[in-house]
RNA sequence: AGAGUUUGAUCCUGGCUCAGGAUGACCUCUAGCGGCAGGCUUAACACAUGCAAGUCGAGGGGCAGCGGGGAGGAAGCUUGCUUUCUCCGCCGGCGACCGGCGCACGGGUGAGUAACACGUAUGCAACCUGCCCCUGUCAGGGGGACAACCCGCCGAAAGGCGGGCUAAACCCGCGUACAUGCCACCGGGGCAUCCCGGAGGCAGGAAAGGCUUCGGCCGGACAGGGAUGGGCAUGCGGCGCAUUAGGCAGUAGGCGGGGUAACGGCCCACCUAACCGACGAUGCGUAGGGGUUCUGAGAGGAAAGUCCCCCACACUGGUACUGAGACACGGACCAGACUCCUACGGGAGGCAGCAGUGAGGAAUAUUGGUCAAUGGUCGGGAGACUGAACCAACCCAGCCGCGUGAGGGAUGAAGGUACAAAGUAUCCUAAACCUCUUUUGUCAAGGAAAAAAAGCGGGACGCGUCCCCCGAUGAGUGUACCUGAAAAAAAAACAUCGGCUAACUCCCUGCCCCCACCCCCGGUAAUACCGAAGAUGCGAGCGUUAUUCCGAUUUUUUGGGGUUAAAAGGUGCGCACGCGGGCUGUUAAGUUCAAGCGGUCAAAGCCCGGGGGCUCAACCCCGCCCCGCCCGUUGAAACUGGCAGUCUCGAGUGGAGAGAAAGAAUGCGGAAUGCGCGGUGUAGCGGUGAAAUGCAUAGAUUUCGCGCAGAACUCCGAUGCGAAGGCAGCACGCCGGCUCCCACACUGACGGUGAGGCACGAAAGCGUGGGGUAUCGAACAGGAUUAGAUACCCUGGUAGUCCACGCAGUAAACGAUGAAUGCUGGCUGUCCGGGGGGACUGACCCCUGGGUGGCGAAGCGAAAGCGAUAAGCAUUCCACCUGGGGAGUACGCCGGCAACGGUGAAACUCAAAGGAAUUGACGGGGGCCCGCACAAGCGGAGGAACAUGUGGUUUAAUUCGAUGAUACGCGAGGAACCUUACCCGGGCUCAAACGGGGAGUGGCGCAGGCAGAGACGCCUGUUUCCCACGGGACACUCCCCGAGGUGCUGCAUGGUUGUCGUCAGCUCGUGCCGUGAGGUGUCGGCUUAAGUGCCAUAACGAGCGCAACCCCCGCGUGCGGUUGCUAACAGUCAACGCUGAGGACUCUGCACGGACUGCCGGCGCAAGCCGCGAGGAAGGCGGGGAUGACGUCAAAUCAGCACGGCCCUUACGUCCGGGGCGACACACGUGUUACAAUGGGUGGUACAGCGGGAAGCCAGGCGGCGACGCCGGGCGGAACCCGAAAUCCACUCUCAGUUCGGAUCGGAGUCUGCAACCCGACUCCGUGAAGCUGGAUUCGCUAGUAAUCGCGCAUCAGCCAUGGCGCGGUGAAUACGUUCCCGGGCCUUGUACACACCGCCCGUCA
Repeated sequence: AGAGUUUGAUCCUGGCUCAGGAUGACCUCUAGCGGCAGGCUUAACACAUGCAAGUCGAGGGGCAGCGGGGAGGAAGCUUGCUUUCUCCGCCGGCGACCGGCGCACGGGUGAGUAACACGUAUGCAACCUGCCCCUGUCAGGGGGACAACCCGCCGAAAGGCGGGCUAAACCCGCGUACAUGCCACCGGGGCAUCCCGGAGGCAGGAAAGGCUUCGGCCGGACAGGGAUGGGCAUGCGGCGCAUUAGGCAGUAGGCGGGGUAACGGCCCACCUAACCGACGAUGCGUAGGGGUUCUGAGAGGAAAGUCCCCCACACUGGUACUGAGACACGGACCAGACUCCUACGGGAGGCAGCAGUGAGGAAUAUUGGUCAAUGGUCGGGAGACUGAACCAACCCAGCCGCGUGAGGGAUGAAGGUACAAAGUAUCCUAAACCUCUUUUGUCAAGGAAAAAAAGCGGGACGCGUCCCCCGAUGAGUGUACCUGAAAAAAAAACAUCGGCUAACUCCCUGCCCCCACCCCCGGUAAUACCGAAGAUGCGAGCGUUAUUCCGAUUUUUUGGGGUUAAAAGGUGCGCACGCGGGCUGUUAAGUUCAAGCGGUCAAAGCCCGGGGGCUCAACCCCGCCCCGCCCGUUGAAACUGGCAGUCUCGAGUGGAGAGAAAGAAUGCGGAAUGCGCGGUGUAGCGGUGAAAUGCAUAGAUUUCGCGCAGAACUCCGAUGCGAAGGCAGCACGCCGGCUCCCACACUGACGGUGAGGCACGAAAGCGUGGGGUAUCGAACAGGAUUAGAUACCCUGGUAGUCCACGCAGUAAACGAUGAAUGCUGGCUGUCCGGGGGGACUGACCCCUGGGUGGCGAAGCGAAAGCGAUAAGCAUUCCACCUGGGGAGUACGCCGGCAACGGUGAAACUCAAAGGAAUUGACGGGGGCCCGCACAAGCGGAGGAACAUGUGGUUUAAUUCGAUGAUACGCGAGGAACCUUACCCGGGCUCAAACGGGGAGUGGCGCAGGCAGAGACGCCUGUUUCCCACGGGACACUCCCCGAGGUGCUGCAUGGUUGUCGUCAGCUCGUGCCGUGAGGUGUCGGCUUAAGUGCCAUAACGAGCGCAACCCCCGCGUGCGGUUGCUAACAGUCAACGCUGAGGACUCUGCACGGACUGCCGGCGCAAGCCGCGAGGAAGGCGGGGAUGACGUCAAAUCAGCACGGCCCUUACGUCCGGGGCGACACACGUGUUACAAUGGGUGGUACAGCGGGAAGCCAGGCGGCGACGCCGGGCGGAACCCGAAAUCCACUCUCAGUUCGGAUCGGAGUCUGCAACCCGACUCCGUGAAGCUGGAUUCGCUAGUAAUCGCGCAUCAGCCAUGGCGCGGUGAAUACGUUCCCGGGCCUUGUACACACCGCCCGUCA
């Protein structure tokens, strides 16, 4: 000292939460010792039992009990002793009694009390004070009673009654004395009533004795003084609620009296009608107050236990008595509740004293010891009493101190655990072992201080004090402390480890169990749950909970705010309150000079580089400091205030002029609308997105004329006025306010603000048996729209809208910005006024005042923004805010006719709710642009049959994956077995394969046989290579270590891929801007296919993308020339580059050239664009391919491969036979073939390219109708082979389910293959289905493209290929254009979205 939490990120506002301290604490786990302090916070609930206040015989009468003594009797007898009885108060003493003092202290509690109760400071000229101290005086002389006791009586008891005797320091007179009262006098003083002193007269109340060592001591009475303690009064101070605003009859005061120690309505009679209150009365709630305690930097906030002071109370309420003192905790009386006793008639009691009990509660102790010390009461004293006090016991309930050992000791042991498992880490220097120490605990021995008074004796003097000698007394306690002994011996836990916050891994679990202060964790890889190991913190404690202060400048005095975050009242006038211009004088109330002096602020506590005592510390003692406040006093007089005077600049008044929708009233005006009448005129009008309802042939709408009614006033105007609401045709007068000007005159601070109060206050609304009603128009009706449409749209239409009077009192009553004053750069409009210049009066220019706008300096602000009309800098006053929701709700009160308004909570709930700005995304927002995106076209799909994939269903299994675009002829570029992962069945378990180690055996191969579905098992024969002869290679068997898994997780991953998208974007460095997220660059203009380029520019550059570089095609050139070619020459054939030859051509291979808007014209700043331009094979990117930025979809794939984790191990591994992946009511996708004449069939006939070929392609021949078979030349290929078809020609078919179409089925075959049943392809013959152009909807394509025709290849034994990938042949149509659909790019705008519109979110129901 801060931190976490609102967002994708940011800044701000703002709440919530945490880390700290504290406690009379409680709870969990744990616990060795000591010192000091503390211990019913709840039921002021109820209490058994014991104790807590007595004492004095030196006041008294007495003698019940005890002891002594005396007298008498009796008994025993050791004849003077013991025991016993009676008598005598004679002595020590003493129960009860009379009397004195005490019991009003000490101790407890906090109920009540918001009060002079407390604190503090004063006052009493309005008072009291026992015991104590000082001073003075006095104590003379009489009388009387009542207890005890005796007698009697009542009662169960408690207790009481009657009669009789008696003492005193008990009680009562008399004398004397001062006090006191009254009368009058003198002196002095003060603060109003008055006070003090002196002397005189009248009235008037005293006393007590006891002891003695005879020295004296203790007492008694009165008066005065002191001290102490109290009583009363007053100023100031310290609680909540105004949803408590009025309270009050002894109430406020006076006069007189009563009462009191004393003042006082304290009480009473009479009189007056006051008194208190927004500076908070009254009421309600809560509460003992203070010193102090905790916290805090402080200011402050909170608390009030222990200790000290004060108060109040003593079962509850009331009352007085006694007394110096009480309205009395352990006194009395009465009433009440409760408990107890009872003989039922009556009685007794009060722990909030100390212990203790029950109850309540989360929770708080012993029915202990002692008067030794300190203190109290009584006493002359000894002493007695003392649950005050001092001690001890219990309690982790706090603070402080100590200990649980120290040093050495590594095979870093075993073992456990964890992990990355070879090994490492940890427990761990830990232990053992060696050396040492012994606090605390245990045992033993010793052993305190606190003690000195008192008392007795002696001495001194100031005669009640001091000194000396002697001198008893310790509860705690044989304790503290000290010494010794033995032995490491007896002594460590608790919480936490995701962030905040210090400390991390593994296992288990799988939104389960749980955790959690907040944010949040947990849905199969959890550092957050549980456990473990380790670590961190603290330590005889640790953590939880509760409360409180801080952090929180989050109620803001110190120290906050309000345009938009919560917050300016709708506006004005104005009482109170607070605030206020210049100068002079005076005053001294406030303030200042941390002013000086004096008093006070109890002690304790806090504080201190203080001192001292317990071994230290805590603790205790001493000292110093301090205590802001309050009271008194002294000075100064700057500021504020008071008083007095003066001034003019604030404010205002008068005079002159101009301006304007201020207000209220009357009159007038034209346009529009509706209605009425008449004319005109005919079929519609009206209305909408489109319609309909409606109006209209009984004549509407339209149009013309006349008339009536009500309401509102176009333009001017970006203006003006008003306090705000608000105000608009014109005229007239009435009335209010404002501004300007004058070197004008006057008043002389008269001002500003303004809680309450009063007034005004849009629209809607309310009242009147009100008026008016043209338009518009809630409600209502109808028509539409719609899934519905109680809406939006349309046709009507009542209240209302207008007027009068009254009420209401709200609003996004907004500039979301209270009013006032002063100050602080500028620029530029406009309205009103004044002055100057200029001009013929003008335009115009300058200066100046008031209003109303725009832009901006500084400054301010979270930013947006504000910026002389401040949201700047200052001052004054008022109102308002303190997280969101609940809620402007409820209750209460006030107002209102009502509607409703004003004021205005809480429970509960959330971890946010918000403001501004940023980047994205989105919009049935805008602008610009692109794409077969639409449009324009051509051909398809969707209908049929079949093929294929998928869903679904079925099944023992129909293995798995892919699922909008971006799955569905996809993984699969070849499922009859195999593949194969699925199902059924049969086998194996070092295993089907492979690596390593060890041991044993001799086989392997070939041939044959047996059983079996096969895997596999069994049998017979034969037999290889190297060698150094030991053996080895190899194979099999056995053992061991590694296996194996298409099992799961693509949401743990790598790699690869799809898609947006071949879209033009995505970023970086430096600089600059911004508090920041971020922006700029990348925006703007033009241009491009393109972030392509140019221009501009706080940006300048750069990277990944674009383009280019690469490949194919198109032209040419050079080089090369066989298997290709053939112009010239020559040869030859039936024919032919067939042959010689050639290097021209075609072709082919390699290399290069060529195209760049280069040239011309036009447009343009440029980039670039345009041109049936030139040239050129090709022209503006020439066509095609490869190439895919940052990223998105937790997109796809664990089954291609790899890989983490999890799972299986005679099985989820592996082998084999068979089946399945090919099922079939259905549904979808992709295709093929068709529905025919641009066609089908038959015959004839021409021209490719890419490619492939040896277990192959196959010429040719023969056979077969054919698939094909047999024979067979060539070719590992520019040489041989692999038939192009559509086309073209001819003939035929003539619109039909056909000579279209070929599915399906029957039969017969061919080929591949171990094997074509499930389940192959092909051929031939026969059969000849659906289908006659396909609904909504939908797909592809912009040129060598679509369409159409065939050919090749991969996989492959064969093939379910109509698929995929390529090749060439023939070869179109259309694009006006960018409004619309889809997708995309850039800029901009709005946003409450950010999982980003498939978002967010509201209501109802469950």
A computed fold for a 1406-nucleotide RNA from an uncultured bacterium, annotated as small-subunit ribosomal RNA. Its Rfam family is "Bacterial small subunit ribosomal RNA". RNAcentral holds the sequence, with entries from Greengenes.